[in-house]
Context: one part of a larger RNA
Molecule: small-subunit ribosomal RNA, 3' major domain
Organism: metagenome
C1' cells in the first nucleotide's frame, strides 16, 4: 500500500423477500464418476468440468485394441536412373499387397534436352493426435457490461507512499455538477456500428390489387394501377427540448403536456488495469526432452455404444385446463443445382413411381402447432402414460451383427406430482405450442435461429449470496 474481519457506514444485483415454472421421486436419451475390458483413445474437474472439445464414431472419422504387413516411407525438398500420364483383365488374399496382362505413347524444344506424373536406389530427411499449458506465441473462460485502473506535471513525507481519484448531492456509470493542493491527461462509462417499434422520399419485380374492366366453378390468374401492404436505399425523429415543482440560482429527480416512441425506448455488437503458474503443447504455431525397420505408415476386424452402481443436463409423463376422432383458422425466418423436387398415381403408413417448375420475393421444402368448433371418454394405472419385447417392412449406404433412423401391428412397464435439497425468470418476460438451420449419405429428446399464444409479482433490503466506495482493527503480505 494491499489483503483479510462471524467490524462499522453507504449502495448495487433475479442476491433474498413476493410470485410462476422446474430439477431432486419414475421411465428414457445423453454427458461424467467407477467398475468392467484386448481397447472401452485423449482432454475438460467448484462457482468457471459433466447434451462440454464433439455442427452429428456402422465403416471413414479414430488418435484405441488385436491380427496381417511397409521402412527414404502415406506427405515435402533435393540428386541419379528408367518410364508419359493414364488405363483392360486375371490370379493369391480379410484387405493392405503382391505377381502376371491389355490398349496408350502425348507437351514444348537450340533436337543436347526440358515440364507435369508415375517407378526404381542412396542418402541429406521425412512423420509422431509422443511429454512437459509449471518453457511459450496465439485463442478462450472468470470476477464482470462490475465502474473502475492509471499517468505528466506540481504540492506534502526522511522514505515506502499520499494527493488527485476523498467530501456535499446525483448517476446505470470515476455520470454530472459543486467544493477542494491541486491542474490536467490516458484506458475503461457514454456515443458513433447493427437490429426493432413511427413517418415521408425515391424505386415498383419475382411482391402489392384500392378504383376500372375482361375471365373463371375459384384463384391478381390477365388488361391495367403505383394507392395501400411489403421489399431496399436515403431521409425524419427523442435532445430532459419545452411547461410546473423540488433541490444550492447547480448537476439532477418527480409530474405533465406533445408523441409511434421519454429520460439509456427493447435487443445486440462492444468486456480497461489485472486475478485465477484458470484453460488449451489433441485446432494451429513454437522452445527443450523421446521415438526412427517404430511412439512413423497401410489395411480388416474389432473398441470409442460394456454395466451391479453414483451424479450432472435434458426429453416424455403421471391426465378432464386433459386423451382420442371428425372439421376449420393464422407465423416468422431460414435451405435448394452432387440440390428443393410440384401435379397425378400406388401403398394403412414409412415410402414408392412420376418428373413440371426452380441457380429462387417467381418454383420447391411445407399441411404451421397450440388455439376455435362439434362428438366420445368420466376418475379407472383409464380410450392416461408409453418404457420393453415379437412379427412384417421402408429409407439411405460397399455394407445396419456388434451399432442406424422411420412404419404398420400385436405387447403394454415404471409412474398418480416427487424427502433433504436446490434452479430459472421481472414483459411481449416465464410458461406453452409448432417451424426452420449448420453439422450430415443416413443418424437429435442436444445446439444455432425464428415466430404463434401470454401471464402472476416485487412490501422491501432484517437475513444468504456477489460485488463497489469510505472507514476501522490486524500478531497476514
Nucleotide at each position: 500500500u494491499g489483503a483479510c474481519g462471524g467490524g462499522g457506514g453507504c449502495c448495487c444485483g433475479c442476491a433474498c423477500a413476493a410470485g410462476c415454472g422446474g430439477u431432486g421421486g419414475a421411465g428414457c436419451a445423453u454427458g461424467u464418476g467407477g467398475u468392467u475390458u484386448a481397447a472401452u483413445u485423449c482432454g475438460a474437474u467448484g462457482c468457471a468440468a459433466c447434451g462440454c472439445g464433439a455442427a452429428g464414431a456402422a465403416c471413414c472419422u479414430u488418435a484405441c485394441c488385436a491380427g496381417c504387413c511397409c521402412u527414404u516411407g502415406a506427405c515435402a525438398u533435393c540428386c541419379a536412373g528408367u518410364g508419359a500420364a493414364c488405363u483392360u483383365u486375371c490370379u493369391a488374399g480379410a484387405a493392405a499387397u503382391a505377381g502376371a496382362u491389355u490398349g496408350g505413347u502425348g507437351c514444348c524444344u537450340u533436337c543436347g534436352g526440358g515440364a507435369a506424373c508415375a517407378c526404381u536406389g542412396u542418402g541429406a530427411c521425412a512423420g509422431g493426435u509422443g511429454c512437459u499449458g509449471c518453457a511459450u506465441g496465439g485463442c478462450u473462460g472468470u470476477c464482470g457490461u462490475c465502474a473502475g485502473c492509471u499517468c505528466g506535471u506540481g504540492u506534502c513525507g526522511u522514505g515506502a507512499g499520499a494527493u488527485g481519484u476523498u467530501g456535499g448531492g446525483u448517476u446505470a456509470a470515476g455520470u454530472c455538477c459543486c467544493g477542494u493542493a491541486a491542474c490536467g491527461a490516458g484506458c475503461g462509462c457514454a456515443a458513433c456500428c447493427c437490429u426493432u417499434g413511427u413517418c415521408c422520399u425515391u424505386a415498383g419485380u419475382u411482391g402489392c390489387c384500392a378504383g376500372c374492366a375482361c375471365a373463371u366453378a375459384a384463384u391478381g390468374g390477365u388488361g391495367g394501377g403505383a394507392a395501400c401492404u411489403c421489399u431496399a436505399a436515403g431521409g425524419a425523429g427523442a435532445c430532459u427540448g419545452c411547461c410546473g415543482g423540488u433541490g444550492a440560482c447547480a448537476a439532477a429527480c418527480c409530474g405533465g403536456a406533445g408523441g409511434a416512441a421519454g429520460g439509456u425506448g427493447g435487443g445486440g455488437a462492444u468486456g480497461a488495469c489485472g486475478u485465477c503458474a484458470a484453460g488449451u503443447c489433441a485446432u494451429c504455431a513454437u522452445g527443450g526432452c523421446c521415438c526412427u525397420u517404430a511412439u512413423g505408415a497401410g489395411c480388416u476386424g474389432g473398441g470409442c455404444u460394456a454395466c451391479a452402481c453414483a451424479c450432472g443436463u435434458g426429453c416424455u409423463a403421471c391426465a378432464a385446463u386433459g386423451g382420442c376422432c371428425g372439421g376449420u383458422a393464422c407465423a416468422g425466418a431460414g435451405g435448394g443445382c452432387c440440390g428443393c423436387g410440384a401435379a397425378c398415381c400406388c401403398g394403412c403408413g414409412a415410402g414408392g413411381g412420376g418428373g413440371a417448375g426452380c441457380u429462387a420475393a417467381u418454383c420447391u421444402c411445407a399441411c404451421a402447432a397450440a388455439a376455435c368448433c362439434g362428438g366420445u371418454c368420466g376418475u379407472a394405472g383409464u380410450c392416461c402414460g408409453g418404457a420393453u419385447c415379437g412379427c412384417a417392412g421402408u429409407c439411405u449406404g460397399c455394407a445396419a451383427c456388434u451399432c442406424g433412423a422411420c412404419u404398420g401391428c400385436g405387447u403394454g412397464a415404471a409412474g398418480u406430482c416427487g424427502g433433504a435439497a436446490u434452479c430459472g425468470c421481472u414483459a411481449g418476460u416465464a410458461a406453452u405450442c409448432g417451424c426452420a438451420g449448420a453439422u450430415c449419405a443416413g443418424a437429435a429428446u442436444g445446439c444455432u435461429g425464428c415466430g404463434g399464444u401470454g401471464a402472476a409479482u416485487a412490501c422491501g433490503u432484517u437475513c444468504c449470496c456477489g460485488g463497489g466506495c469510505c472507514u476501522u482493527g490486524u500478531a497476514c503480505a